[in-house]
RNA sequence: GAUUUAUACAGAAGUGGCGAGAGAUCAGGCUCGAUGACCCACUGACAACCCCCCAAUAAUUUGAGGAAGGUGCCAAUACCUGUCUCGAUUACGAUCGAGAAACUAUAAAUU
Numbered sequence: 001g002a003u004u005u006a007u008a009c010a011g012a013a014g015u016g017g018c019g020a021g022a023g024a025u026c027a028g029g030c031u032c033g034a035u036g037a038c039c040c041a042c043u044g045a046c047a048a049c050c051c052c053c054c055a056a057u058a059a060u061u062u063g064a065g066g067a068a069g070g071u072g073c074c075a076a077u078a079c080c081u082g083u084c085u086c087g088a089u090u091a092c093g094a095u096c097g098a099g100a101a102a103c104u105a106u107a108a109a110u111u
Base pairs, nucleotide, nucleotide: 001111002110003109004108005107006106007105008104013043014042015041016040017039021032022031023030026082027081028080029079044074046072049070050069051066052065054063055062056061083100084099085098086097087096088095089094
């Protein structure tokens, strides 16, 4: 890098460094940022995918608990919209709501 499966409206920040953009990509919107963002390091937290443990189960399934270890994560739903379907409204431009897909991220497994 590729494939498969699962999850993505919950939760959780201090210090130091750096110094101008950042929120994945493109477009539009909106937001964060010299009262120092993003990023990096340390510490701390959050969560519970892997993991540990108990119970039930036909089960590779389900549920309760744990947090030593491996990851992850700590503005806003993956910040929102974009493609398709359905519904409502409509000034016929569109707006709102619901669902699905695509893309992305993370975990676990395989390669």
Molecule: SAM riboswitch aptamer (S box leader)
Organism: uncultured Pedobacter sp.